[in-house]
Predicted 3D model of a 72-nucleotide RNA (transfer RNA) from Paulinella micropora. Its Rfam family is "tRNA". Gene Ontology term of the family: triplet codon-amino acid adaptor activity. The family's RNA type in Rfam is transfer RNA. Its mean pLDDT, the model's own confidence on a scale to 100, is 83.
RNA sequence: GCUCCCUUAACUCAGAGGGAGAGUGUGUGGCUUUUAACCAUUUAGUCGCGGGUUCGAUCCCCGCAGGGAGCU
Numbered sequence: 001g002c003u004c005c006c007u008u009a010a011c012u013c014a015g016a017g018g019g020a021g022a023g024u025g026u027g028u029g030g031c032u033u034u035u036a037a038c039c040a041u042u043u044a045g046u047c048g049c050g051g052g053u054u055c056g057a058u059c060c061c062c063g064c065a066g067g068g069a070g071c072u
Stems, first nucleotide, its partner, number of pairs: 001071007010024004018055001025043001027041004048064005
């Protein structure tokens, strides 16, 4: 220098153009002599950034940034 992949909640990750979600975690309550476990409930995001396409973009296109792999 070139090619490919990833970037979504505190963490690990789903999400197939039209309601942003799960698990874990956090807080609260229950249970228990207490803790843990278990049960219920709660909390939570400018979907990396900037443009473009579209009536409409987390999703499609371009560029940038960060991370990873390969080639030279």